[in-house]
The prediction has a mean pLDDT of 77. A computed fold for a 381-nucleotide RNA from a Rhodospirillaceae bacterium, annotated as Bacterial RNase P class A. Rfam family: Bacterial RNase P class A. It is annotated as a ribozyme. About the family: Ribonuclease P (RNase P) is a ubiquitous endoribonuclease, found in archaea, bacteria and eukarya as well as chloroplasts and mitochondria. Its family is annotated with tRNA processing, dimeric ribonuclease P complex and ribonuclease P activity in the Gene Ontology. Of the family's consensus pairs, 94% are formed in the model.
RNA sequence: CCAGAUGGCCGUAUGGCUGCCCUUCGACAAUGGGGAAACUCGUCGAGGGGAGGAAAGUCCGGGCUCCAUGAGAACACGAUGCCGGGUAACGCCCGGCGGGGGAAACCCUAGGGAAAGUGCCACAGAAAGGAAACCGCCAAACAAUGCCAAGCAGUGUAAUGGUAAGGAUGAAAGGGUGCGGUAAGAGCGCACCGCGGCAUUGGUAACAGUGUCGGCAUGGCAAACCCCAUCGGGAGCAAGACCGAAUAGGAGUGGCUAAUGCGAGUUCUUACGCCGCUACUCGGGUAGGUUGCAUGAGGCGCUUGGUAACAAGCGUCCCAGAUGAAUGGCCAUACGUCAAAUUUUUGACGACAGAACCCGGCUUACAGGCCAUCUGGUGCA
Numbered sequence: 001c002c003a004g005a006u007g008g009c010c011g012u013a014u015g016g017c018u019g020c021c022c023u024u025c026g027a028c029a030a031u032g033g034g035g036a037a038a039c040u041c042g043u044c045g046a047g048g049g050g051a052g053g054a055a056a057g058u059c060c061g062g063g064c065u066c067c068a069u070g071a072g073a074a075c076a077c078g079a080u081g082c083c084g085g086g087u088a089a090c091g092c093c094c095g096g097c098g099g100g101g102g103a104a105a106c107c108c109u110a111g112g113g114a115a116a117g118u119g120c121c122a123c124a125g126a127a128a129g130g131a132a133a134c135c136g137c138c139a140a141a142c143a144a145u146g147c148c149a150a151g152c153a154g155u156g157u158a159a160u161g162g163u164a165a166g167g168a169u170g171a172a173a174g175g176g177u178g179c180g181g182u183a184a185g186a187g188c189g190c191a192c193c194g195c196g197g198c199a200u201u202g203g204u205a206a207c208a209g210u211g212u213c214g215g216c217a218u219g220g221c222a223a224a225c226c227c228c229a230u231c232g233g234g235a236g237c238a239a240g241a242c243c244g245a246a247u248a249g250g251a252g253u254g255g256c257u258a259a260u261g262c263g264a265g266u267u268c269u270u271a272c273g274c275c276g277c278u279a280c281u282c283g284g285g286u287a288g289g290u291u292g293c294a295u296g297a298g299g300c301g302c303u304u305g306g307u308a309a310c311a312a313g314c315g316u317c318c319c320a321g322a323u324g325a326a327u328g329g330c331c332a333u334a335c336g337u338c339a340a341a342u343u344u345u346u347g348a349c350g351a352c353a354g355a356a357c358c359c360g361g362c363u364u365a366c367a368g369g370c371c372a373u374c375u376g377g378u379g380c381a
Stems, first nucleotide, its partner, number of pairs: 001377010012334007020050009032041003052352001056363002059361005064236004077232005082096005097111001098109004112227002117225002119221003134167002136163004141157003145153003175193006194216001195214008240291004250282007261274003298317008335350006
């Protein structure tokens, strides 16, 4: 220098003019404005703060709140699934193990159980599971032929038996290579590799190494049902709490009752009650208002422990809080990208995207740029 791998960071900057939201202090307005009330609000001056690495998807786990719940267990349903650790918790993170990819740095991996049971294995193929004989190979049988003969040799075969070496099908066909063996073959025997059991060594463990035994048994699929282990109440800030009109309806107390209606046979009188009308009070709830709502598993720095995730200690900081919803616009300069002219000018543009109760993760989007470590190649000294 080129090609690549991993981890981390930034993601327009500066200045001027002019707005918007929150907030602190001071002054003015106050016998104040809005509103029935609850509650809320102005002007000027001086300060402070004002989107993100993903604020996004709302996928997973929590805090918080309400509802349900005597305790425990079982069943059902759902999620997770090698081992160890971290964490408030997790399906997240860290470190290992096994398997796979790469020349390497490094990357990927839902990775328990298939001798509990059920099911599936398309097409092709003879056969896809209590495995299987299509071609081939071998034996026997039969037929004809050759040799003088006994018999042997080769050839042929809609039928018999053996054979899983070879061919052919397939994603997958009952370990692999070699030697022996055999009628031909076959773990049939042996050696090495693989696999399984046992022992032993190392490791917390997953697992790995070594030895020994077994000729090899249960073909694959559990992101098919299932089995095993672990975990799991429900709903969400439109949660919830407080204040609280008008109208309608409810309750209580008082007043009125001329007339009408009702109060257990009928009629009359009187009294009372209901009903009705009306005044005041009370309570629920709606609109509306306030709160929840910004000190938190918080940020930054240092030290210590740990390979790390992370934890502990000390110091320091307070850092958005809207609610038809602020965080903007214009100008100049610089930076970057693109285009044109052309060698220093002109023009256009500024990635993805924007809080809404909060936090830890995951996933997805993203112009351009920076840093560190590592791998391979090449050149020069």